RNAcentral holds the sequence, with entries from Greengenes. Predicted 3D model of a 1454-nucleotide RNA (small-subunit ribosomal RNA) from an uncultured bacterium. The coordinates come from a structure-prediction model, not an experiment, and the mean pLDDT is 82. Rfam family: Bacterial small subunit ribosomal RNA. Gene Ontology terms of the family: ribosome and structural constituent of ribosome.
[in-house]
RNA sequence: UGCAAGUCGAGCGGAGCAGUCGUCGGUCGUCAGUGGUCAGUCGUUGGUAUUCUAUACCGACGACCGAUUACCGAUGACUGACGACUGUUCAGCGGCGGACGGGUGAGUAACGCGUGGGUAACCUACCCAUAAGACCGGGACAACACCGGGAAACCGGUGCUAAUACCGGAUACACCCAUAAUCCCUGGGGGGGUAAUGGGGAAAGGCCCUUGUGGGGCUGCUUAUGGAUGGGCCCGCGUCCCAUUAGCUAGUUGGUAGGGUAAGGGCCUACCAAGGCGACGAUGGGUAGCCGGCCUGAGAGGGUGGUCGGCCACACUGGAACUGAGACACGGUUCAGACUCCUACGGGAGGCAGCAGUGGGGAAUCUUGCGCAAUGGGCGAAAGCCUGACGCAGCAACGCCGCGUGGGGGAAGAAGGCCUUCGGGUUGUAAACCCUUGUCUAGGGGGACGAAAGGCUUAGGGAGGAAAUGCCCCGAGUUUGACGGUACCCCUAGAGGAAGCCCCGGCUAACUACGUGCCAGCAGCCGCGGUAAUACGUAGGGGGCGAGCGUUGUCCGGAAUUACUGGGCGUAAAGGGCGUGCAGGCGGCCAGGUAAGUCAGGUGUGAAAUACCGGGGCUCAACCCCGGGGCUGCACUUGAAACUAUCUGGCUUGAGGGCAGGAGAGGGGAGUGGAAUUCCCGGUGUAGCGGUGAAAUGCGUAGAUAUCGGGAGGAACACCAGUGGCGAAGGCGACUCCCUGGACUGGCCCUGACGCUGAGGCGCGAAAGCGUGGGGAGCGAACAGGAUUAGAUACCCUGGUAGUCCACGCCGUAAACGAUGGGUGCUAGGUGUUGGAGGUAUCGACCCCUCCAGUGCCGCAGCAAACGCAAUAAGCACCCCGCCUGGGGAGUACGGCCGCAAGGCUGAAACUCAAAGGAAUUGACGGGGGCCCGCACAAGCGGUGGAGCAUGUGGUUUAAUUCGACGCAACGCGAAGAACCUUACCAGGGCUUGACAUGCCCCGAAGCCUGUGGAAACACGGGUGUGUCCUUUUGGGAGCGGGGACACAGGUGGUGCAUGGUUGUCGUCAGCUCGUGUCGUGAGAUGUUGGGUUAAGUCCCGCAACGAGCGCAACCCCUACCCUUAGUUGCCAGCACUGUAGGUGGGCACUCUAAGGGGACUGCCGGUGACAAACCGGAGGAAGGUGGGGAUGACGUCAAAUCAUCAUGCCCCUUAUGCCCUGGGCUACACACGUGCUACAAUGGCCGGCACAACGGGUAGCGAAGGGGUGACCCGGAGCCAAUCCCUGAAAACCGGUCCCAGUUCGGAUUGCAGGCUGCAACCCGCCUGCAUGAAGUCGGAAUCGCUAGUAAUCGCGGGUCAGCAUACCGCGGUGAAUACGUUCCCGGGCCUUGUACACACCGCCCGUCACACCACGAGAGUCGGCAACACCCGAAGCCGGUGACCCAACCCG
Repeated sequence: UGCAAGUCGAGCGGAGCAGUCGUCGGUCGUCAGUGGUCAGUCGUUGGUAUUCUAUACCGACGACCGAUUACCGAUGACUGACGACUGUUCAGCGGCGGACGGGUGAGUAACGCGUGGGUAACCUACCCAUAAGACCGGGACAACACCGGGAAACCGGUGCUAAUACCGGAUACACCCAUAAUCCCUGGGGGGGUAAUGGGGAAAGGCCCUUGUGGGGCUGCUUAUGGAUGGGCCCGCGUCCCAUUAGCUAGUUGGUAGGGUAAGGGCCUACCAAGGCGACGAUGGGUAGCCGGCCUGAGAGGGUGGUCGGCCACACUGGAACUGAGACACGGUUCAGACUCCUACGGGAGGCAGCAGUGGGGAAUCUUGCGCAAUGGGCGAAAGCCUGACGCAGCAACGCCGCGUGGGGGAAGAAGGCCUUCGGGUUGUAAACCCUUGUCUAGGGGGACGAAAGGCUUAGGGAGGAAAUGCCCCGAGUUUGACGGUACCCCUAGAGGAAGCCCCGGCUAACUACGUGCCAGCAGCCGCGGUAAUACGUAGGGGGCGAGCGUUGUCCGGAAUUACUGGGCGUAAAGGGCGUGCAGGCGGCCAGGUAAGUCAGGUGUGAAAUACCGGGGCUCAACCCCGGGGCUGCACUUGAAACUAUCUGGCUUGAGGGCAGGAGAGGGGAGUGGAAUUCCCGGUGUAGCGGUGAAAUGCGUAGAUAUCGGGAGGAACACCAGUGGCGAAGGCGACUCCCUGGACUGGCCCUGACGCUGAGGCGCGAAAGCGUGGGGAGCGAACAGGAUUAGAUACCCUGGUAGUCCACGCCGUAAACGAUGGGUGCUAGGUGUUGGAGGUAUCGACCCCUCCAGUGCCGCAGCAAACGCAAUAAGCACCCCGCCUGGGGAGUACGGCCGCAAGGCUGAAACUCAAAGGAAUUGACGGGGGCCCGCACAAGCGGUGGAGCAUGUGGUUUAAUUCGACGCAACGCGAAGAACCUUACCAGGGCUUGACAUGCCCCGAAGCCUGUGGAAACACGGGUGUGUCCUUUUGGGAGCGGGGACACAGGUGGUGCAUGGUUGUCGUCAGCUCGUGUCGUGAGAUGUUGGGUUAAGUCCCGCAACGAGCGCAACCCCUACCCUUAGUUGCCAGCACUGUAGGUGGGCACUCUAAGGGGACUGCCGGUGACAAACCGGAGGAAGGUGGGGAUGACGUCAAAUCAUCAUGCCCCUUAUGCCCUGGGCUACACACGUGCUACAAUGGCCGGCACAACGGGUAGCGAAGGGGUGACCCGGAGCCAAUCCCUGAAAACCGGUCCCAGUUCGGAUUGCAGGCUGCAACCCGCCUGCAUGAAGUCGGAAUCGCUAGUAAUCGCGGGUCAGCAUACCGCGGUGAAUACGUUCCCGGGCCUUGUACACACCGCCCGUCACACCACGAGAGUCGGCAACACCCGAAGCCGGUGACCCAACCCG
């Protein structure tokens, strides 16, 4: 902005337009008639004029024609008035409809809705049926006209008028009201009917037909009855959350009378009474339209109320009535309010939660379409009009359904992509290619169903009537399609135009590569990502679904996770602290009655749609249609009587009472007693007491403690005393008396179900605490002091106030625990104990047996997650109560109740976490326990830590100071030896298929000698040289060198947290496992634990275990004794020779060498032990209980160490992160640490003399004799490939001398000078020698290391590495101790056990506090706003009433 509610002219008057008719006019035209006038023509004729002809003019008559006029008539047109009619339009009066249809869900927790009933307490327009009727009158008001007001909306005045509008009267048996004998119905209350009397109340016409003073048809009207339909009201039952809403109520509850309504009713009023509702949830608050249904679920249930259908409520917000059959009325009225608009400022207009559409809001929701063709509705007699109801179309994959994007063939398998173990695999018959189809699409052609009614035209029939219209039936024709040229069908074309989304760690179906590197990101839960990510991103591949696919939200399910079906409460969340008891729930045996529950039959209802089954229609399906069953419910009715209930009668077993007994720390009150502590007095007595881990504070010479006597006072009651007793629990403990509760036993007298439980209520209720008043010995929060300690507001000590005690009153909690509510019954036993009874027996209740009640332990079935429970159940059942529903927040906040207070009871949420928890298992751990080892401590000896130096490391420095190793278990470690080399680092100079490997091509043997530049590498040359194998040859091959190109080489670059291998360590510790069996739901246990024993899981015994493996031990090596064999290079007892040396002869006895063997096994004896294993002692023996030493290292731990020994995955570098060379560095130096050497001295230094080893090494070597040098060393070169020669003099020791306690004759650092050696080369940066120099240091703080016997300590020697360099390392021998009571403690370890909140395992875990900011929630002087309730004030319209006025209905005034 447009449309959605109008319609009827067959109720009425009027107005406009168009038309028809009639009457009366008017005007005009035409015509006929009559009359007149004029002109003309013709005829007749007259006159005048002109010369005749002729003409002109003037007249008369007649005819004709034309013009004109009057009258009358007819006709036509126009027009006016009136009347009638037809069509149409407009507003009005009037009727019906605007209470339906359409929208929305704000309100409503309600008789609102659902379901079933009631109305004898009611209404119902239009519709149907029946009966009767419609007579006579009257006055108005709109419209309209005129006048007036206003900007407008609109209004006023005067005047006229019609009706199916309005009014009066008449009639009315029926209707209503009153009275009501009587009759009928009813369980009751009550209701119905009838005669009669009185009173009251009706109406309207319109159209049509006809043979027309009349009759008839249709329609409308009035009264009454009944029906149908639609409603009103009432009732039973059902219908969300909060009890942190527990009391609500004044018209409130009832009665009487009245009013009001269609109708019952406190609906309203007056009066009277004081009631009514509520834990079976009133009142209040929150939320919400209800249902059929829909979603889910096996069901029960849970959630939900969009479309469709039923009901309700609402219409800008709130109120109100009017009209009407019906409304308190979506597109009516009125008032108030908010808002929007118009205005001349005085006033007015409006209500999309109708259809479209717009704005705003929002994550988000459509076209301002077509049509009344169908269905339905309103009006109308009808045609018809109206209809955003509706039918269709449009938009949105929003949902459901159907279809397509092709089908068949096509490789041991193209290309490309991806992966790869480089072989291949995969994409994949997928594609290409060949054949084929034609849905959809495109073009062309045909083309619906939905339509039948109704109307009109017309033929026929029927009832009725006097007839006609009308009415009924039937036929023919004709007329009506928004969708729509749509569905559908045909033809043509060509695979052509048509696939996406999510996912691929597990749940859960689907895996690789690359990128990234706790980043970027993912994520439903668990969780992924920190350099090999199937989890991120991308790609390839795969899985799922498919015109969709994912995501988000919501609901149900899974969830037996609110458990009615169908859960729990000892320890996981959960038994009330205990009793008593009202309501409630549940309840023994027998019989009878009733029939509420229950069960069965019948009837009504349970709308339709939906859902299910069967069938049918669109090609199928979705969708639609038909039929069936069902709708588990409610109501009524007829029955049954077992059970429940109820009534009646009875019973004794449940319960209770009576009688007889005995037990008891049961409760309350009064009194009494002794021991002890403290205090007071007195005596004795003297210096301490007290207290502790040790002390101190404290007390004491003013006389304590101790001790004796006397006294005071308070509190508690030793022994008895006991998993003993009593009590409901809390709890109760000296003795006596009084009062009092309960339980138990016996016998079987009484009552006769009197019982059980128990929400609320009431009572009791440890300790602490509170109030008032007492009391106060000891103890003792707070407090004070002393200690302890880093501190110590604690633990310990000395004091000490409340309190503890009593009386009365509060509090009401607890690990108030058996963490186990009460009651009843049932279900193997065994063994204690308390109280009682019985039996047997006896002198006797001594024992024994049986039973009851209590209280413990063990144990079967069963139960239980396990632990465990098990007649005192946590078993099997029933009844009742309480309580639980993840952790934290929190037993907190708010509210309420209680309390004097402290606080108690009740008791959340926001927010937050992915858990919190129970029981058990294996470990690990413990300032837990038991047993036991180790130089672990202790006992000893010697060191380190202090000094100087050496060496390694950190740090620092540097061009570089290469790298690695980091507690033990890195730090004289890799390094068993950095001047160059090594060497990996740095600087500089060079090379680029490379220093090294394999393959290809070309050239050349290789090699040797040599020049120039250069620091060298290298670069550029010169000379010499022609080999080897196969050969038939020009040749070919191998090796080596040079050149070239490409594959590749190379890397001590990274990752030891990607690895192999190797190694360290716990630890030479005694452990670690397996098979089978057994036990346990399981993890797992058993074995392997236990009793002994051992160095040992060594052995023995026992045992649900029996065996076995890896470890231990033994087997191996060295060493200690003996024997045999062998006898040179070794040896020399005896013999011989000699130069005195095993040198020679000789010998192999001895030493020794190096091969074999013996020996030691707890074998023997005694003792101990269980007769075992074994241990202790002894004998013998060289050696004794593994003789000493070595090698040997279980399962595993430490993401231990090593990518730099080596190997190796991946990553990285490729004229360099590779390779070569020169020089430098690894050797730096304020410092710090580790490991060592040498010392500080007299058990020593120095000097001299002199003695005794072993293991080893040596030809690029060891190197003798002899000589030189002070010496290092040099010259020299014998001998030796080594039991032969050499290194090789061992040193300490011993003997003698000297030093005399001193920074020294200790100590030797540092430095100077001079030398020696190795080496291409000792500057950075080697070792040694001589002379000189002579530092620190006088035995080392805290702390810390090694060692148990040929060990420690001390002394020297050798070797490897190596050109040279050793305080290091690996070995060798010489001299050669001390100590071990013992296992409490420290460290490490083994076994058993215990606790655990630990399991990257105590280097664990974990608690409290704290800055700033933000978030959430609470409190807060207040402040602002919203909602609700209550009280009061003002108060519109409206309705009702009163009053004024009234002869009189409407009407008018009011």